[in-house]
RNA sequence: GGCGCCAUAGCCAAGUGGUAAGGCAUGGGACUGCAACUCCCCGAUCACCAGUUCAAAUCUGGUUGGCGCCU
Numbered sequence: 001g002g003c004g005c006c007a008u009a010g011c012c013a014a015g016u017g018g019u020a021a022g023g024c025a026u027g028g029g030a031c032u033g034c035a036a037c038u039c040c041c042c043g044a045u046c047a048c049c050a051g052u053u054c055a056a057a058u059c060u061g062g063u064u065g066g067c068g069c070c071u
Stems, first nucleotide, its partner, number of pairs: 001070007010024003018054001027041004047063005
């Protein structure tokens, strides 16, 4: 220098054009004499900037970061 893959909540992670699942953790509540266990409740403009579309996490272009391959 060229090419490919990945980026979704504090962590893990699903979602292939139509209101973004689930688990763990944190917080609030119930329970308890106090706790623990258990149960209930609570959160995401999807890395960023544009484009296409009635509609974009999803498709297209670019940027940034990470990983890898070639030279």
The RNA shown here (transfer RNA) has 71 nucleotides and comes from a Lachnospiraceae bacterium. NCBI's taxonomy places the organism under Bacteria, Bacillati, Clostridia, Lachnospirales, Lachnospiraceae. It matches the Rfam family "tRNA". The coordinates come from a structure-prediction model, not an experiment, and the mean pLDDT is 81.